[in-house]
RNA sequence: UGAGUAAACCGGGUGGCCGCGGGUGCCCGGAAGGGCGCCUGAGGAAAGUCCGAGCUCCAUAGGGCAGGGUGCUGGGUAACACCCAGUGGGGGCGACCCCAAGGAAAGUGCCACAGAAAUGUAGACCGCCGAAGCCGGUUCUGCCCCGCGGGGGCAGCACCGGCUGGCAAGGGUGGAACGGUGCGGUAAGAGCGCACCAGCGGCCCUGGCGACGGGCCGGCUAGGUAAACCCCACCCGGAGCAAGACCGAAUAGGGGGGCAAGGGAGUGGCCCGCUCCGCCCCCGGGUAAGGUCGCUAGAGGCGCCAGGCAACUGGCGUCCCAGAUAGAUGGCCACCCACGACAGAACUCGGCUUACAGGUUUGCUCACCCG
Repeated sequence: UGAGUAAACCGGGUGGCCGCGGGUGCCCGGAAGGGCGCCUGAGGAAAGUCCGAGCUCCAUAGGGCAGGGUGCUGGGUAACACCCAGUGGGGGCGACCCCAAGGAAAGUGCCACAGAAAUGUAGACCGCCGAAGCCGGUUCUGCCCCGCGGGGGCAGCACCGGCUGGCAAGGGUGGAACGGUGCGGUAAGAGCGCACCAGCGGCCCUGGCGACGGGCCGGCUAGGUAAACCCCACCCGGAGCAAGACCGAAUAGGGGGGCAAGGGAGUGGCCCGCUCCGCCCCCGGGUAAGGUCGCUAGAGGCGCCAGGCAACUGGCGUCCCAGAUAGAUGGCCACCCACGACAGAACUCGGCUUACAGGUUUGCUCACCCG
């Protein structure tokens, strides 16, 4: 200097004029309401509604089944599918990043096509062997026979071809072929034997809280898939601020039918338990699209100190920073400038996910150059 990687911040500013929501003080007013002053007023995602809670109600609410969620270990937290640290695996030269990361020997499924074979000891397409047995042919050697120029028979060696047979090492197919590489051995081969590695099983460790790691021994080897059903471990009431509470207003406590204590109802389903004593259907009548609370002082923000690798925890100090309800921050002018991205609270908070023009800062890694 460039490229990368992890984290944090900003994401318009200044001045003037007019106009908005909330709180509060004073004043005017019988009240409704109005005037003036002061304070304050959209986000890092307010989005998605995917998780977890606080809170409210069912409700006095326990147990089980089904169902659902999570899935390596330890820690953090109110809790979580989140965060931190680690272990194992994968990617990257590296800083770093990613993992739907328990179990395939509990059981049941599936693995198309290609291929010989993808039922667990399954499998022979091309091939290799010919040690063992058999058949045929050619040369040579030895022996025997004959009508002897030659012909025939037997045995052996070598070679060629074939059959019974042996092989799963080599090649092919495929995402994957029944451990991998190498050496020996064999007729040719094969964990058949050996060395190293991976896997599986057993044992040990004064390694670690643990996941796991290390060492030794063994026989050679028990494919993949659970983001298939399933098994195992742990966790889980439901509904939701349009929850709910209060005030106000109005009416017809009406009529009919059915079930009924071995019954009916009770906030996901079923069963048991528990509680209450009624429950369901039809016809008809009235009120209201009302007001107040819930509604913002918090698992709160900021600063410092201490503990901890960290997430975070504790202590001290300080601050109050939206509460609308047809729904508030806008309009105009001037200048600067980054020419302005994604985009507006509706009970609140902890996360995750998605979107984001441009700019700033810090740590670390790699490459190159100079000293």
A computed fold for a 371-nucleotide RNA from Desulfovirgula thermocuniculi DSM 16036, annotated as Bacterial RNase P class A.
The organism belongs to Desulfovirgula thermocuniculi, within Bacteria.
Its Rfam family is "Bacterial RNase P class A". Rfam links the family to the GO terms tRNA processing, dimeric ribonuclease P complex and ribonuclease P activity.